A computed fold for a 74-nucleotide RNA from a Candidatus Aenigmatarchaeota archaeon, annotated as transfer RNA. Its Rfam family is "tRNA". The family's RNA type in Rfam is transfer RNA.
RNA sequence: GGGGUUGUAGUCUAACUUGGCUAGGACACCAGCCUCGGGCGCUGGUGGUCUGGGUUCAAAUCCCAGCAACCCCA
Repeated sequence: GGGGUUGUAGUCUAACUUGGCUAGGACACCAGCCUCGGGCGCUGGUGGUCUGGGUUCAAAUCCCAGCAACCCCA
């Protein structure tokens, strides 16, 4: 320098194929119940689509550019 894969919450992950349900779940965190206290358990809650642009009535999903990680070739 060229090519490919991936990017969703503090962590992991589903939804992407075929655009449309309030972006779902687990752990963690916070509050309450429980307990003498802690833990376990139960209930409720906070928090997310890498960035910018485009297409569309509508984009996590499609297109373009960029950024980052990894892999291959040189």